RNA sequence: ACUCAUUUAGCUCAGCAGGUAGAGCAUUGGUCUUAUGAGCCAAGGGUCCUGGGUUCAAACCCCAGAUUGAGUA
Numbered sequence: 001a002c003u004c005a006u007u008u009a010g011c012u013c014a015g016c017a018g019g020u021a022g023a024g025c026a027u028u029g030g031u032c033u034u035a036u037g038a039g040c041c042a043a044g045g046g047u048c049c050u051g052g053g054u055u056c057a058a059a060c061c062c063c064a065g066a067u068u069g070a071g072u073a
Stems, first nucleotide, its partner, number of pairs: 001072005007066001010025004019056001027043005049065005
């Protein structure tokens, strides 16, 4: 330099062929316990990497850029 992949909650990751953004862990509150932990119940937390475009409607499609990783020379 070129090619491919990656980017979504604090962390690890789902998200089916465009139609209300999710799980586990973590956090907070409650319950339970002599107490801590575990278990159970509930809650909060998101500009879906950035900027444009297409569309009635975009995490998802198109363009440009950025991050990280792999490969080729």
Molecule: transfer RNA
Organism: Paracoccaceae bacterium